[in-house]
RNA sequence: GCGGGAUUGGUUAAGUGGUAUAACGUGGGUCUCCAAAACCUGAGUCGGGGGUUCGAUUCCCUCAUCCCGUG
Repeated sequence: GCGGGAUUGGUUAAGUGGUAUAACGUGGGUCUCCAAAACCUGAGUCGGGGGUUCGAUUCCCUCAUCCCGUG
């Protein structure tokens, strides 16, 4: 240089055009003498920019970061 892949709450992942989801973590509560556990409840996310579409996490382009292959 060329080709391919990945990027989604704090972490690890799901989600192939129609309300973004789970587990763990975390805040509050119940229980307890206290704590843990358990149970109830809440907050928090689509890497940046642009395009297509009535509608984009999803399709296209570009940039960034990381990984793999190749010369």
Transfer RNA from a Candidatus Moraniibacteriota bacterium, 71 nucleotides, folded computationally. The coordinates come from a structure-prediction model, not an experiment, and the mean pLDDT is 84. Its Rfam family is "tRNA". The family's RNA type in Rfam is transfer RNA.